Predicted 3D model of a 349-nucleotide part of an RNA (small-subunit ribosomal RNA, central domain) from an uncultured prokaryote.

Context: one part of a larger RNA
RNA sequence: UUGGGCGUAAAGCGCGCGCAGGCGGCCUUUCAAGUCUGGUGUGAAAGCCCGGGGCUCAACCCCGGAACUGCAUCGGAAACUGGUUAACUAGAGUGUGGUAGAGGAGAGUGGAAUUUCAGGUGUAGCGGUGAAAUGCGUAGAGAUCUGAAGGAACACCAGUGGCGAAGGCGACUCUCUGGACUUAAACUGACGCUGAGGUACGAAAGCGUGGGUAGCAAACGGGAUUAGAUACCCCGGUAGUCCACGCCGUAAACGAUGUCAACUAACUGUUGGGACCUUUAAGGUCUUAGUGGUGGAGCUAACGUAUUAAGUUGACCGCCUGGGGAGUACGGCCGCAAGGCUAAAACUC
Numbered sequence: 001u002u003g004g005g006c007g008u009a010a011a012g013c014g015c016g017c018g019c020a021g022g023c024g025g026c027c028u029u030u031c032a033a034g035u036c037u038g039g040u041g042u043g044a045a046a047g048c049c050c051g052g053g054g055c056u057c058a059a060c061c062c063c064g065g066a067a068c069u070g071c072a073u074c075g076g077a078a079a080c081u082g083g084u085u086a087a088c089u090a091g092a093g094u095g096u097g098g099u100a101g102a103g104g105a106g107a108g109u110g111g112a113a114u115u116u117c118a119g120g121u122g123u124a125g126c127g128g129u130g131a132a133a134u135g136c137g138u139a140g141a142g143a144u145c146u147g148a149a150g151g152a153a154c155a156c157c158a159g160u161g162g163c164g165a166a167g168g169c170g171a172c173u174c175u176c177u178g179g180a181c182u183u184a185a186a187c188u189g190a191c192g193c194u195g196a197g198g199u200a201c202g203a204a205a206g207c208g209u210g211g212g213u214a215g216c217a218a219a220c221g222g223g224a225u226u227a228g229a230u231a232c233c234c235c236g237g238u239a240g241u242c243c244a245c246g247c248c249g250u251a252a253a254c255g256a257u258g259u260c261a262a263c264u265a266a267c268u269g270u271u272g273g274g275a276c277c278u279u280u281a282a283g284g285u286c287u288u289a290g291u292g293g294u295g296g297a298g299c300u301a302a303c304g305u306a307u308u309a310a311g312u313u314g315a316c317c318g319c320c321u322g323g324g325g326a327g328u329a330c331g332g333c334c335g336c337a338a339g340g341c342u343a344a345a346a347c348u349c
Base pairs, nucleotide, nucleotide: 004320005319006318007303008302012317014201016199017198021194022193023192025088030083031082033081034080035077036076037075038074039073040072041071042070049065050064051063052062053061054060091191092188093187094186097182098181099180103177104176105175106174107173108172109171110154115149116148117147118146119145120144121143125136126135162169163168206247207246208245209244210243211242215241216240220236221235222234223233258316259315260314261313262312263311266294267293268292269291270290271289272288273287274286275285276284277283278281298305299304322349323348324347331342332341333340334339
């Protein structure tokens, strides 16, 4: 490289948008670039291949043919691909009427609880553990009642429930705002799919500046345990966790399963719509969009998967190629830094 692959063996970019590129529904006209066909020219000779011939054979040599699968040009064909033209509605989208939702941003409000502070009652313990001790407490703790402050998180509802591209999103109200589903089929008329580069977003931790700090808690201090204990357990406790703005750009960013489309047995639960039926019910049937379970064919090394495919196909992108060295070095780009992205080799088994 070809081939073969990517749920778990190496391998799906964390996730979207999207320029170029690749691919693209149905029908008409036309062009003839691709495609097909014929002619002409060329495709040196030698060689290869075929048929003969000459050295006694062969190697070798000679003659003829074929081939040279190509290129150029001329004429022709018009199904398919492509260009052009006119139309279509099954893809895609717009508008109408509805629906559900922790989708996003901002502002405001609320109650429970923890902690602290002030005051009342009240007296000797509290706390903590396997057991203890450090710790708190007669300067009145803990318990209990009242009041206040402040920060953070929102019990029950809550559900293999919902929403979002992913990360993720959960008290209540208001404002702004994105998407989805559904209905009849009104409108547009292929406007589509994918997407190298590029670019937006992207948990936690971390970084910068300024705030905030109740609880929790890396680091750190102390008490235990232990042979030791730089731990597990206990008492404290600072960054941080929270807010604003700006960086970082990584995760077992997982369904370890790229996106889109078509087709392919059943049964059952659940969420959001719609239609119909009557026996009007906690009803039944059908349909559609999600989300679960069981299971068949098929697939799979097996496990398993199975209309939410890992089945059968198509389009496009990404990625893999023995283990270690190594996601490292060097270089480059990015970053305030931490570091990230790209990414080897020697050597070794």